Predicted 3D model of a 75-nucleotide RNA (transfer RNA) from Candidatus Iainarchaeum sp. Its Rfam family is "tRNA". The family's RNA type in Rfam is transfer RNA. Model confidence (mean pLDDT): 81 of 100. The organism belongs to Candidatus Iainarchaeum, within Archaea.
[in-house]
RNA sequence: GCUCCGUUAGUGUAGUCCGGUCCAUCAUGCAAGCCUUUCAAGCUUGUGACGCGGGUUCGAAUCCCGCACGGAGCA
Numbered sequence: 001g002c003u004c005c006g007u008u009a010g011u012g013u014a015g016u017c018c019g020g021u022c023c024a025u026c027a028u029g030c031a032a033g034c035c036u037u038u039c040a041a042g043c044u045u046g047u048g049a050c051g052c053g054g055g056u057u058c059g060a061a062u063c064c065c066g067c068a069c070g071g072a073g074c075a
Stems, first nucleotide, its partner, number of pairs: 001074007010028003020058001029047006051067005
């Protein structure tokens, strides 16, 4: 230098192929409540996310372009 893959709550993840439904999924963490003599476990509720910029479109986490970061391969 070229090619490919990835980047989503505090953490780890699904969803991207084939754009659209109400509040973007699940687990965990954290907060409150229930339960318990207390703690743990269990149950309920809440909390919080699409790397950045631009484009296409009525509508973009999803498609296109560029950039940043991480990884793999080639030279």